Glycine riboswitch aptamer, 88 nucleotides, folded computationally. Model confidence (mean pLDDT): 76 of 100. The model forms 91% of the base pairs in the Rfam consensus.

This record gives sequence, structure tokens and C1' cells, in this order.
RNA sequence: CCAACCCCCGUGGGAGAGAUCGGUUUUUACCGACGCCGAAGGCGCAAUCCGCCCGGAAUCGCUCAGGCAAAAGGACCGCGGGGACUAG
Repeated sequence: CCAACCCCCGUGGGAGAGAUCGGUUUUUACCGACGCCGAAGGCGCAAUCCGCCCGGAAUCGCUCAGGCAAAAGGACCGCGGGGACUAG
């Protein structure tokens, strides 16, 4: 000087499932009942990464949390900018 990986910001894309029933009510809110969804987060298993160890680990499983018109949120992916770090 400066990749990959990682983090942050901006931006484009981004699934599933009752605008269910009853009550309160100014309300899209709150409380209760039944049903349902998995892609915030969390937990579990371990496909898998690493020659081994250490260490990490899924979009798999659970459904605690969250969610079930729109909006918002949204794992993950692309682009732009910045940061940190190592290899070189």
C1' cells in the first nucleotide's frame, strides 16, 4: 500500500401463516379464546468447515420470543461508501 472474511451506514430485491371469534374502546390499541406460520432474536441436533485437535457451524428441528390485510419488521442476496484485521 492493500484483497478475502467480518462489522457499520446507505440503497434495490426479499417468503410463510385468521383484516378469526368474544370483551373494552377514540384507535390499526389492550385483554381473553381457539387456529396457524418461521426468515429478527433465542434454544436444540450436527449436515458440514478445518489434515487432526481447538474452534466454528445450516434456510434442518423447537416455537420461548416474534409474526398471521396494508404499512412496518424481515434471514438472506446484489450494489455503493466507511471501519477493523490478516495473508500478500